[in-house]
Context: one part of a larger RNA
RNA sequence: CUGGGCGUAAAGCGCGCGUAGGCGGCUUUGUAAGUCGGAUGUGAAAGCCCACGGAUCAACCGUGGAACUGCAUUCGAGACUGCUUAGCUUGAGUCUUGGAAGGGGUGGCGGAACUCCAGGUGUAGGAGUGAAAUCCGUAGAUAUCUGGAGGAACACCAGUGGUGAAGUCGGCCACAUGGACAAUGACUGACGCUGAGGUGCGAAAGCGUGGGUAGCAAACAGGAUUAGAUACCCUGGUAGUCCACGCCGUAAACGAUGGAUGCUAGGUGUCUGCCCGUUGGGGUAGGUGCCGUAGUUAACGCGUUAAGCAUCCCGCCUGGGGAGUACGGUCGCAAGGCUGAAACUC
Numbered sequence: 001c002u003g004g005g006c007g008u009a010a011a012g013c014g015c016g017c018g019u020a021g022g023c024g025g026c027u028u029u030g031u032a033a034g035u036c037g038g039a040u041g042u043g044a045a046a047g048c049c050c051a052c053g054g055a056u057c058a059a060c061c062g063u064g065g066a067a068c069u070g071c072a073u074u075c076g077a078g079a080c081u082g083c084u085u086a087g088c089u090u091g092a093g094u095c096u097u098g099g100a101a102g103g104g105g106u107g108g109c110g111g112a113a114c115u116c117c118a119g120g121u122g123u124a125g126g127a128g129u130g131a132a133a134u135c136c137g138u139a140g141a142u143a144u145c146u147g148g149a150g151g152a153a154c155a156c157c158a159g160u161g162g163u164g165a166a167g168u169c170g171g172c173c174a175c176a177u178g179g180a181c182a183a184u185g186a187c188u189g190a191c192g193c194u195g196a197g198g199u200g201c202g203a204a205a206g207c208g209u210g211g212g213u214a215g216c217a218a219a220c221a222g223g224a225u226u227a228g229a230u231a232c233c234c235u236g237g238u239a240g241u242c243c244a245c246g247c248c249g250u251a252a253a254c255g256a257u258g259g260a261u262g263c264u265a266g267g268u269g270u271c272u273g274c275c276c277g278u279u280g281g282g283g284u285a286g287g288u289g290c291c292g293u294a295g296u297u298a299a300c301g302c303g304u305u306a307a308g309c310a311u312c313c314c315g316c317c318u319g320g321g322g323a324g325u326a327c328g329g330u331c332g333c334a335a336g337g338c339u340g341a342a343a344c345u346c
Base pairs, nucleotide, nucleotide: 004317005316006315007300008299012314014201015200016199017198021194022193023192025088026087027086030083031082033081034080035077036076037075038074039073040072041071042070049065050064051063052062053061054060091191092188093187094186095185096183097182098181103177105175106174107173108172109171110154114150115149116148117147118146119145120144121143125136126135162169206247207246208245209244210243211242215241216240220236221235222234223233258313259312260311261310262309263308266291267290268289269288270287271286272285273284274283275282276281295302296301319346320345321344328339329338330337331336
């Protein structure tokens, strides 16, 4: 390379956009590059294969044939692919109308809770645990009332409910903004799919500069527990958690399931739009769940949201350990990321 695979055995890039490339709807014109057929030339000899023959056989050798699947030239074919001509509307897209949504961004506003501060009432406890102690409190705590300050998060609604490519997104209002969907017609006329490199986004933690800090809380301190207790429990508590800007680029980034298109029984929920019917309901399109037919699977299971039947494109796998390590390269402020072996061993 061929082959076989990738939900759970090794294997789907975390997710988009997109360059090259690969692949690509229906009808038609021409062409003849691919493709197919014929002819000619060439494809050295030896060897391989076949037949016959020579050594008493064989290896060996001789003669003839076949083959040399290729290349070139030339003459044809015109279905398919390519190129080209003229069209088409089903793929794709645009316009119109409409409703739905925690989609993203910026600014403003709100109430509950919490902590702190000030004041009032009030007195001996409070807090905490399995039990305690550290801790707070007669310098007046806890409780309760009034006022004030601050930061973070938004109870109920809330739902195998919605939105987004993924990460994710949840109080209310405003502003500008992205996407999907439905319905009706009109328009463009293959404008498409995928996507090596590339580029953008990307939870948490972490890093840089500046700000902020109520609660929580790595580290740390103390109290317990214990044989010990660098833990689990308790009292405190700093980074951090929050904001702005800039890095990092990783996750069980999971549906452990790449994207696109077509085809292949149904039943039952639910969300949004439209249509019909109007106390219930039915249909249709797009989502989101459960069960299940054919089929599939090693089994579990999957099953029109496929892991079924097919086509196209990309990524990836090839026994375990060594090892996602070493070395080199590259990116990063660093932490480290990406790429990624071998010896040896079972």
A computed fold for a 346-nucleotide part of an RNA from an uncultured organism, annotated as small-subunit ribosomal RNA, central domain. Rfam family: Bacterial small subunit ribosomal RNA. The coordinates come from a structure-prediction model, not an experiment, and the mean pLDDT is 91.